[in-house]
This record gives sequence, C1' cells and structure tokens, in this order.
RNA sequence: CCGUGCUAGGCGGGGACGUAGCGGAGCCCUGAACCCGCAAUCCGCUCUAGCGGGGCCGAAUUCCCUUCCGAGGGGCGCGUCCUGCGGGUCGCCCCAUCGUCCAGGGCGUUGAUGGUGCGAGUCCCCUGCGGUGUCGGUCCGCGAACCAGGUCAGAUCCGGAAGGAAGCAGCCUUAAGCGGGUGCCGGCAGGCGCGGCGGGAGUUCUCGGGCCGGAGCCACGAGACGAUGCGGGCUCCGCGAGAUCGGGCCUCGAAGCGGGGUGCACGG
Repeated sequence: CCGUGCUAGGCGGGGACGUAGCGGAGCCCUGAACCCGCAAUCCGCUCUAGCGGGGCCGAAUUCCCUUCCGAGGGGCGCGUCCUGCGGGUCGCCCCAUCGUCCAGGGCGUUGAUGGUGCGAGUCCCCUGCGGUGUCGGUCCGCGAACCAGGUCAGAUCCGGAAGGAAGCAGCCUUAAGCGGGUGCCGGCAGGCGCGGCGGGAGUUCUCGGGCCGGAGCCACGAGACGAUGCGGGCUCCGCGAGAUCGGGCCUCGAAGCGGGGUGCACGG
C1' cells in the first nucleotide's frame, strides 16, 4: 500500500413549546437520512438522558472535533402608521347665542308696541235630541186529561111527571209559559254623534272685540365687526393596546466549504 473479516460508531439535524432536567411524539425550519410497537387527560428515561424488537453500512467522500458562512426560530428595545382613554391651550376651523352696522320688504293716526278688562279655543259638571246595546211591555201565534172559563154528545144523579142538577171526553177562548217580529212605548248603560246666550275652573299660549294711550311693530336673508360658550373638530402633551413595515442588540442554529483527528485481526 492492497485484499478479507470484525469492533467502535453511523443510518438526520435544529427552533419554540412542554419538563426538575433530557429525549420522543404534535407544530415550525431545513433537508432527502431504515422498518415495526408505545405515547399530549402524554410515553420513556436520569446528567451527555427515549424505551423495546429487527435490518443495513462500517474505519471512511459516510465517524469525531473545529474555524468560517448562514436558511430559519425566539427574546428585548426603538421608529412609522392606525386606534382607545385622559388632559391642556383659545393658535386655527366649524357651530350656537347675543349685540351693532349696512341693503331691502310688509303693517300702522281708518290707531303700532304696551296696559286693562271681556269673550272664544282648553278642562270639569249638568242637560236635550239622535244612534247603539240590553231588558220589559204592546202586537201576532201556540198553549191546560184533572186542581181555568164557556158550551157540554154519551153516561150519571134528583123528581110520580113536568123539569132540574153536577159534569168527563170533544170543541172554543184564555192563564202561567213558549215562540215570532223588531214596527211602537218605556227603563237602564256608556270609550257613540250633534247641540244647550245651562253651571263652574283656568289665564301659559292663540284669536276676536271694548276702553286707556299716542308711534312704532313684524318677519326674513346674507355680509362685516365685537362678545360669550365647562359646545364640536384639528394642532399639542401624557398613559395605553394591537397588526404590518423598517432597522438595532442578544440568543439558538440546519445544510455547506475548509482544517484536524481516529481502531483490531489475518493474509499478500
């Protein structure tokens, strides 16, 4: 140096989460690296830390260590934008109110504003008419085996006779009652309608007239100015919350290039 057979070892790794800690499994990132079973109300271990059972490779481009680079993840902070709460200022804008000025309109000595008094509208009570509802009466009809009336066949009773008496059924008329009709009369009721120079209450408002009095009153619009506002918005400040974006610091870190290191036996 080569060949053969073994052993160590390898057959993925990482992040966050979870855990006393370490792995697995679930999620994510890399990447292409065996199989079966257990496992998130978790499973299995104990300081280089999955357990159990198999398989392949095997001292090397594959194992171990390490510089560099670096996908990706996590933590902290800052900034931009949006948004919530609170506060301040009167700097700006809007709005509201009041006042003044300007331009124009209507009414008014056939009497303005105002004052005074009356009435109506408003409310309460009373009351008339109508209507509605209900009840009763009237009207019509039906309606009594006997304890309603009239007439009483038959039959019965009294009488010597003439006559008389009570009276069932039937018929007729009615009572209580039932039904019809809703025309008329009457009672009652009120979330009905219209009235009554019927009585009363009230005086904020609207309208009308009387009297007093003697010159203003009314409405609208825009512009300017001034003042006010525990009004609204913006600018400003503070305290927060969250998404995206941007970059800073810290941390973990796959793959990759590079460097270094590392067995045994036999034979040639």
Bacterial large signal recognition particle RNA from a Solirubrobacteraceae bacterium, 268 nucleotides, folded computationally. It matches the Rfam family "Bacterial large signal recognition particle RNA". Clan: SRP clan. The RNAcentral record of the sequence draws on ENA. The coordinates come from a structure-prediction model, not an experiment, and the mean pLDDT is 76. The gene name in the source record is ffs. Taxonomically the source falls in Solirubrobacteraceae (Bacteria, Bacillati, Actinomycetota, Solirubrobacterales).